[in-house]
RNA sequence: CGAGUCGGUCAGGCAAUCGCGCGCCAUCCCGGUAGGGGGGCGUGAGGAAAGUCCGGGCUCCACUGGACAGGGUGCCAGGUAACACCUGGGGGGCGCGAGCCCACGGAAAGUGCAGCAGAAAGCAAACCGCCGGCGCGCAUCGCGAAUCCGCGAGCCGUCGGCAAGGGUGAAAGGGUGCGGUAAGAGCGCACCGCAGGGACUGGCAACAGCCCUGGCUAGGCAAACCCCGCCCGGAGCAAGGCCAAAUAGGGGUCCCAAGGCGUGGUCCGCGCCGGACUCGGGUAGGCCGCUGGAGGCGACCGGUGACGGUCGUUCGAGAUGAAUGGUUGCCCGCGACAGAACCCGGCUUACCGACCGGCUCAGCCC
Numbered sequence: 001c002g003a004g005u006c007g008g009u010c011a012g013g014c015a016a017u018c019g020c021g022c023g024c025c026a027u028c029c030c031g032g033u034a035g036g037g038g039g040g041c042g043u044g045a046g047g048a049a050a051g052u053c054c055g056g057g058c059u060c061c062a063c064u065g066g067a068c069a070g071g072g073u074g075c076c077a078g079g080u081a082a083c084a085c086c087u088g089g090g091g092g093g094c095g096c097g098a099g100c101c102c103a104c105g106g107a108a109a110g111u112g113c114a115g116c117a118g119a120a121a122g123c124a125a126a127c128c129g130c131c132g133g134c135g136c137g138c139a140u141c142g143c144g145a146a147u148c149c150g151c152g153a154g155c156c157g158u159c160g161g162c163a164a165g166g167g168u169g170a171a172a173g174g175g176u177g178c179g180g181u182a183a184g185a186g187c188g189c190a191c192c193g194c195a196g197g198g199a200c201u202g203g204c205a206a207c208a209g210c211c212c213u214g215g216c217u218a219g220g221c222a223a224a225c226c227c228c229g230c231c232c233g234g235a236g237c238a239a240g241g242c243c244a245a246a247u248a249g250g251g252g253u254c255c256c257a258a259g260g261c262g263u264g265g266u267c268c269g270c271g272c273c274g275g276a277c278u279c280g281g282g283u284a285g286g287c288c289g290c291u292g293g294a295g296g297c298g299a300c301c302g303g304u305g306a307c308g309g310u311c312g313u314u315c316g317a318g319a320u321g322a323a324u325g326g327u328u329g330c331c332c333g334c335g336a337c338a339g340a341a342c343c344c345g346g347c348u349u350a351c352c353g354a355c356c357g358g359c360u361c362a363g364c365c366c
Stems, first nucleotide, its partner, number of pairs: 002361009012331007020044006027038004046337001050348002053346005058236004070232005075089005090104001091102004105227002110225002112221002127166002129162007137155002140153005174192006193216001194214005200209003240288004250279006259273005295314008332335001
């Protein structure tokens, strides 16, 4: 200097002015109360507020225990309130490298799936090819004592052997080499791989190494059914709670003088309608839940790290038709994705750019 990789910070700035939500402070006005209006000061979106995909807090409901169903999850250890997250490690893959990616238990329990191509794709198979035998086969070739005979080669046909080579495929039933053979082949051997075993070595473990045994039997797919281990009550702030009109309806107490209806042949009586007082539920409406919390920042300590502990410091939105905006001036690099709705931890997705730091590779110079 160029290319790359990992981590972090920021997300136009300043000022004026007019508005909006919330809190506080004063005091004036309006109102019967609740409250409303005017004034001042302070404060007012994000790294993802998003998708609502996981995990928890909180709230209400349910709950003796177990089993089944269903769902989730899946190398090991640790972190955490918890997780499908994070950290460290193991294994596999990619990259020269820094580094990145992986749902990474079981395919010798069973069921199932595999288009096209290809001879054959799951009790493997034989298209080309290689090798052997046979044929009164062939107007071919070579050699010989030779036109006719013999031997060999080639071609064709037929019967068999083989799985090395070619070809198809994502995948063809270990790889390389030597031996072996008619040609071949784990057929034999060595090394590598694979499988089984070990009371061995290192490691908490995953795992790695080492030793012994076996010619290899057991191809792939389980985000196909399934099997195995582990985990899991349901619903969600429109949760849930409090206050509480008008109207309608309900419960209770008393009245029933008069009136209507029912009972009855008639009267009394009783019941209903009715009247007065009163009670509770619930709707409209209002209030709480509501933001001070697994909180932020800093220092020190423990830990490789995620993280934990101690001390100090700080308070940074809380709406409910739902605020966070408009205008003007100056400046720069002309500003992306995008807007809280109970809260928190993650994941994923979207995103103009600017800056800082660690590391890697290549070239040049000293």